């Protein structure tokens, strides 16, 4: 996928030739073209060769001799090619093709008749060649081959030609291509452990090209498999590709070798080759056609449609070139192939412009507002053209001709900076950052994370890195990852040692000597295709790519020659490893009988009387029917006190009274015998604590489970009272434990020191002690190991062997499945999903209803409130137009506020202004500004009127007041979790840290710990510490004693004087004022103590052991508290959230809570009188004396004092004295009523006092809780601040003046050391489990349906082979009938 006419017939065309019949004729011949011949590089069908078994697609299927890689075939074919040999003689019968007739729509037939070959078929010939039978000779790994001759038999051939060839026939060798077969390799499951009847051999026969159970009859019972069979899932396999230092790991796209498949399945025919991609035949699904009867088809060939997909190209040109059919050839076919198109889909290479060019332009971004960055970057001016574009020229590829590609590659010319840069990143890893926008939102995002009002992490922008015609993102694969560990891991505590033991298979094994040569070593030799891959040349202008090398390399596997040191194997032999035999001693080693005493209980019977038992404290029980206690008899189970001990036996569980029996092991002695017999152990196999099943017993205690009693919100629990199963026995069963030293097991090897059990040897001064030697079994401790704990000859060291486990956490040791078990249940054992962690060891912290020490008004021992009452005050809550905001356990709540009638006031309402109630800047008017008058109004705002500047160089300038712009200006508007500053508290507790050095891989860790002592990290001592800094003390104030100095406004001892008053002189001694000093320092002295440090007591002192007070607050904690003192970022508002101004409010009122006052009363109230003692303060817009007036608050008037001078100012309590006499009072004062008073523009709302009168609660406070250790507590008055005026608060000030502390057990808080933790936001921490509700994932489920394998049955197409073959047949043979040989049809076998 044809194609040969040079293999045949036959038809059409086309040409020649050749010319019949008929026609017409001038009879010369034209015309016509039938028949026949040859001719063709022409046409479609038949017939016949040869090729459609090559070329081209794909990866379904297969876990296989399929493939790779070495071998075999003495078990094999091979058309067409090459070679040598021998050969082709003579015949014969159909048949398509045509022609007719006919069935059907079609497809296709059926029937007659005609015909040819290199188509079919006898028949001669046989050198050789099959094939039977009997020989000889050599040969070989078995079967067996190879050669030679004898007999019988058997099968051949075609012709075409252009005469040159070509083609047939037989046989032999070659060459190609194929076929079988064998050694090795070649995925993952064991929750796949047994498979297997033609299975495994044998014998006959059949079958094939060939071997062979390939087939088939008989016979035998075999074969595979723990080295992984069957059996499921997954895959075509190799050369090679990517990776990787290698060793491995992944892959199997293009190239090229092999195999398999052609819509599914089965099947043979032809052929040299096939069970055949573009051939049959059959089933099946499935499209089309139909006249419904019956038919056509197969793109996993090239294009190209359609579906499906995230995704993959043109229905191009050519045989020019390499190649393949065919043919003799020309030549024809050839989506093989050679070219061209489309895709940045990969690798190459290459532009996209070079130089100069600061005014460092414009834009644009930022910004401290000055600048900075883009940035020589643009522009601007000087050049070049590589790619694109125009023009021209113009290949090699081809051997003589023939070029699709293509007028292409190259090559020249002239022409323009023109036509040609994007993606991705910028928190860390990781090169490179700034600005707005948003505001746990939108988003990001490989992993840590990022985003909650200033985001280099989200989105734009503007710079910037990074690479570039590509950049990023997704997949997948190595690699880093020694993270499956041969190379090169690991198990004591991170995930890992099986509970222990005997033992099989395996592995792995002492010493000497000798043989083999299996591993092993080394030389040749065959292979290990080509491509690739490296090396060295070459060709495309490089290069990516190609081409060439008798260059490597392909680490492999075969043959074959040596070698013999290790392993092996086999002889021989040793004695150290093992074992054996003998002698000794120790032991809760086992098993079994039996025995004994102490104790609980119970029974009996005695004595004796009301309690007994239990607790944390109690009940429940038990007891007057006599418990408990006590004695005395018995009677029954169980354990075995003292000894007893990191002793002791055992393999591990484990093993405890004593005696006997029987038994097992291990160790020492001493050296007789065996002679490597030995370690380890997969599976198996026995033993294995408790609890716990099963049959039988026993049954005194104890005791799940259950009852009762108690505790508790509750208590299915700790506690008690009972009590049953088990706990004991004897026989089975289970097989699990934190069966742990969290440490398989066997050997060697490696520093000591110290007990201790149990044998042996030695010495000695022998109730012992020494010194050495095996064994067990304890401590410390060096090398060494370890993440660190730690281990360390009893290993966690150093090595070897062998076994077992491990490979984040979690789901789970949990489903399914198996196996075992009565049964609980064990062993084996996953997945899905989902976290970024889980763990280990040590460090600093913090926390403990952990330990030890030790301090505080911490508790205790005591006064005295609070909590109950009225009041005052400040808070919640509630209310209101507003009750303005803060503060909120200590540590808010008589706090900010040292003082709200209006101001304050930040709040409400009304009213008013808008460059403003305040400040700076410009501009323009005026000349004032203040004053003073009026209008009007709640009131401010708002109008109107009057008066009226300085200097001056006369230009103007200062100043101020109006007006206007717009910058601004204002805000007690947010945010204290964005700050600054201030403060509270831990706590005046005694803590907090750093340099160095030193240990630790390291966080850290010593100093800082200990002993001992302090009010103290004060202070001494010791010590790998040695100094040091901030805190503690001390250095300051103030008081306590004493000196000194100095006395006026203080003060009077003395003298003098007086109005009697320190009033006067005088005085400075004294008080006192207020400078300066002394003085106290464990200094002295006895005692404890370490001879320290310090403690106790003591003398002396005003004071004694920091004499009393205060200032003075370390490192840090509470994102403690304050934008509303103030500052202050960022955000808000701007005829208001800014400013005025009148009123109100902050003063409300069922409640609740805190602080305070008063008081309930006789330690008192009240009244009288005295003549009682004070400190400390203030004080001119001030204190304000005396005198008057008012009953008084207070008035009136006013000396005196800017102050040790005068004044506020009386000090009260205390003491006498006199009433009251236990009462809602002669207690209490609340709360009302009328009158006052003073401050103040004003005391309605909402002020204090005052005077008369009213005369509530309240008789000592429930749980609870507060404060104070000495001049305190408790009481009592004074005073100052704020302040016109208003304290029960708040800060001083003094008078009076206690009681108690045994102690540190407990409450709370602190501190130093330790200890454990799964806490670090640190116990107000971590954190389990159920339930609601939502969401993933997974499993169950009445059941349903679909695929896929096996195995059994039944029907069974095609077809082969098998039988028959009555029906049919041209060739041979027969004269002929017929017979040979062959076919249909039928029928068995298997058969999708």
């Nucleotide at each position: 996928a044809g194609u040969c006419g040079a293999a045949c017939g036959a038809a059409g065309c086309a040409g020649a030739u050749u010319g019949a019949a008929a026609u017409c004729u001038u009879c010369g011949g034209a015309u016509g073209g039938a028949u026949a011949u040859c001719u063709g590089a022409c046409u479609g069908a038949g017939u016949g060769g040869c090729g459609g078994a090559c070329g081209g697609g794909u990866g379904a299927g297969u876990a296989a001799c399929g493939c790779g890689u070495g071998g075999g075939u003495a078990a094999c074919c091979u058309g067409c090619c090459u070679c040598a040999u021998a050969c082709a003689g003579g015949g014969g019968g159909a048949u398509a093709a045509c022609a007719g007739u006919u069935a059907g729509a079609a497809a296709u037939g059926a029937c007659u008749g005609c015909u040819a070959a290199u188509a079919c078929c006898g028949c001669a010939u046989a050198a050789g060649c099959g094939c039977a039978c009997a020989g000889g000779a050599c040969c070989g790994c078995a079967u067996g081959g190879u050669c030679u001759g004898g007999u019988g038999u058997g099968a051949a051939a075609a012709a075409c030609u252009c005469c040159g060839g070509u083609g047939g026939u037989a046989u032999g060798a070659g060459a190609u291509g194929g076929a079988c077969c064998c050694g090795c390799g070649u995925c993952u499951g064991a929750u796949u452990a047994g498979c297997u009847a033609g299975u495994u051999g044998g014998u006959g026969g059949g079958g094939u090209a060939a071997c062979g159970g390939c087939c088939u009859a008989c016979c035998a019972a075999g074969g595979c498999g723990a080295c992984g069979a069957u059996c499921a899932g997954u895959a075509g396999c190799c050369g090679a590709c990517c990776u990787g230092a290698g060793a491995g790991g992944g892959u199997g796209a293009c190239c090229g070798g092999c195999c398999a498949c052609a819509u599914u399945g089965g099947g043979a025919c032809u052929g040299a080759g096939a069970c055949a991609c573009g051939g049959c035949c059959c089933a099946a699904a499935c499209u089309c056609c139909u006249a419904c009867g019956g038919g056509a088809g197969g793109c996993a060939g090239c294009a190209g449609u359609g579906g499906g997909g995230a995704a993959u190209a043109u229905u191009g040109c050519a045989c020019a070139a390499u190649g393949g059919g065919c043919g003799a050839a020309a030549g024809c076919c050839u989506g093989a192939u050679g070219c061209a198109g489309c895709g940045a889909c990969g690798c190459c290479g290459c532009g996209u412009g070079a130089g100069u060019g600061a005014a460092g332009a414009a834009g644009u971004a930022u910004u401290u507002c000055g600048g900075u960055a883009u940035g020589u970057a643009a522009a601007g001016c000087u050049c070049u053209a590589u790619c694109a574009g125009c023009a021209g020229g113009g290949a090699a590829g081809a051997a003589a001709a023939u070029g699709a590609c293509g007028g292409u590659a190259c090559c020249u010319g002239a022409c323009u900076a023109a036509g040609a840069a994007g993606c991705a990143c910028c928190g860390g890893c990781u090169a490179a950052a700034u600005a707005c926008g948003u505001g746990c939102c939108a988003g990001c995002a490989g992993c840590c994370g990022c985003g909650g009002u200033a985001a280099u992490a989200c989105g734009u922008a503007u710079g910037g890195u990074g690479c570039a015609a590509g950049c990023g993102u997704u997949a997948u694969c190595c690699g880093g990852a020694u993270u499956u560990a041969c190379u090169g891991g690991g198990u004591g505590u991170a995930a890992a040692g099986g509970g222990a033991g005997c033992g099989u298979a395996g592995g792995c094994g002492g010493u000497c000597a000798g043989a083999c040569a299996a591993g092993c070593c080394a030389g040749a030799a065959g292979u290990g295709a080509a491509a690739a891959c490296c090396c060295g040349g070459g060709g495309c202008u490089c290069a990516a790519c190609c081409c060439c090398g008798c260059g490597g390399a392909u680490u492999g596997c075969u043959u074959u020659u040596g070698g013999a040191a290790c392993u092996g194997c086999c002889u021989g032999a040793c004695u150290g490893g093992a074992g054996u035999a003998c002698u000794g001693g120790a032991g809760a080693g086992g098993u079994a009988a039996g025995u004994g005493g102490a104790a609980u209980u119970c029974c009996u019977g005695g004595u004796g009387u009301a309690g007994c038992g239990g607790u944390g404290a109690a009940a429940u029980g038990c007891g007057u029917a006599g418990a408990u206690a006590u004695c005395a008899g018995g009677a029954g189970g169980a354990a075995c006190a003292c000894c007893g001990g990191u002793g002791g036996c055992g393999a591990a569980g484990g093993c405890g009274a004593c005696u006997u029996a029987c038994u097992g092991g291990a160790c020492a002695g001493a050296a007789a015998c065996u002679g490597a017999c030995g370690c380890u152990g997969a599976g198996g196999c026995u033993c294995g604590a408790a609890a716990g099943c099963g049959u039988g017993g026993g049954g005194a205690g104890c005791a799940a489970a259950c009852a009762g009693g108690a505790u508790u919100a509750g208590a299915u629990a700790c506690c008690c009272u009972g009590g049953u199963a088990g706990u004991c026995c004897a026989c089975g069963c289970g097989g699990u434990a934190a069966a742990c030293g969290a440490u398989g097991a066997a050997u060697a090897c490696u520093a000591g020191g110290u007990g201790u059990c149990u044998g042996c040897g030695g010495g000695c001064a022998u109730a012992g002690c020494c010194c050495g030697u095996a064994g067990g079994u304890g401590c410390c401790g060096c090398c060494g190991c370890a993440a660190a704990c730690g281990c360390a000859a009893u290993a966690a060291g150093u090595a070897u062997u062998c076994c077992a486990c491990c490979u984040g956490g979690g789901g789970a040791g949990u489903a399914c499945g198996u196996u075992c078990g009565c049964a609980a249940g064990a062993a084996u054992g996953a997945a899905a999903c989902u976290c970024a962690a889980a763990g280990g060891a040590a460090u600093u912290g913090a926390c403990g209803g952990g330990g030890a020490c030790c301090c505080g008004c911490a508790c205790a021992a005591g006064c005295g409130g609070u909590g109950g009452a009225g009041c005052a005050u400040g808070u919640g809550g509630u209310u209101u137009a507003a009750u303005u905001c803060g503060a909120a356990g200590c540590a808010a709540c008589g706090c900010g506020a040292a003082g709200a009638a209006c101001c304050u006031u930040a709040c409400c309402a009304a009213a008013u202004c808008u460059u403003g109630a305040c400040a700076u800047c410009c501009c323009g008017a005026c000349g004032a500004c203040c004053g003073g008058a009026c209008a009007g109004u709640a009131a401010a705002g708002u109008g109107u009127c009057c008066u009226u500047c300085u200097c001056u160089u006369c230009g103007g300038a200062g100043c101020g007041u109006c007006g206007g712009u717009g910058a601004c200006g204002g805000g007690u508007g947010g945010u204290g979790c964005a700050u600054g500053g201030u403060u509270g508290u831990c706590g005046u507790c005694a803590g907090c840290u750093c340099a160095u050095g030193u240990c630790g891989u390291g966080a850290g860790a010593u100093g800082u710990u200990g002993g001992g002592u302090u009010a103290a990290g004060u202070c001494c001592c010791g010590c790998a510490a040695c100094g040091a800094g901030c805190g503690c003390a001390a250095c300051c104030c103030c008081u306590g004693u004493c000196c000194u100095u100095a006395g006026u406004a203080g003060c009077c001892a003395g003298c003098a004087g007086u109005u009697c008053g320190g009033c006067u002189g005088g005085g400075c001694a004294c008080u006192c004022u207020a400078g300066g000093g002394a003085g106290a320092c464990u200094g002295c002295c006895g005692g404890g103590g370490a001879u320290a440090a310090c403690c106790c007591g003591g003398a002396g002192g005003a004071a004694g052991g920091u004499g009393g007070g205060g200032a003075u607050g370390a490192c840090g904690u509470c994102a403690a508290a304050u934008c509303a003192u103030c500052a202050u970022g960022c955000c808000c508002c701007u005829u208001a959230u800014g400013a005025u101004u009148u009123g109100g409010g902050c003063u409300a009122c069922a409640c609740a809570c805190g602080u305070g006052c008063u008081a309930c009363a006789a330690u008192g109230g009240c009244g009288u009188g005295g003549a009682a003692c004070a400190a400390a303060g203030g004080g001119a817009a001030g204190c304000g004396a005396g005198u008057c007036c008012g009953u008084g608050a207070g008035g009136a008037g006013g000396a005196g004092c800017a102050a040790a001078c005068c004044c506020c100012a009386a000090a009260a309590a205390a003491c006498a004295c006199g009433u009251c006499u236990c009462a809602g009072u002669u207690c209490g004062g609340a709360u009302u009523g009328u009158a006052g008073u003073c401050u103040g523009c004003a005391a309605c709302u909402c002020g204090a006092c005052u005077a008369c009168a009213u005369g509530a609660a309240g008789c000592u406070g429930g749980a609870a809780u507060c404060g104070c250790u000495a001049g305190u507590a408790a009481u009592c008055g004074c005073g100052a601040a704020u302040c016109a005026g208003a304290a029960u608060g708040u800060c001083g000030c003094g008078g009076u003046g206690a009681a108690u502390a045994c102690g540190u057990u407990c409450c709370c808080g602190g501190g130093u050391c330790u200890u454990g933790u799964a806490c670090a936001c640190a116990c107000c921490g971590c954190c389990c489990g159920u339930c609601a509700c939502a969401c993933c994932a997974u499993g169950g489920g009445a059941g349903u349906c679909g695929g896929a394998a096996a195995u059994g049955c039944c029907c069974g197409a095609a077809g082969u082979c098998g039988g028959u073959g009555a029906c049919c047949c041209a060739a041979c043979c027969g004269u002929a009938a017929g017979g040979a040989g062959g076919g249909a049809g039928c029928u068995g076998c298997c058969g999708a």
A computed fold for a 1392-nucleotide RNA from an uncultured bacterium, annotated as small-subunit ribosomal RNA. Its mean pLDDT, the model's own confidence on a scale to 100, is 83.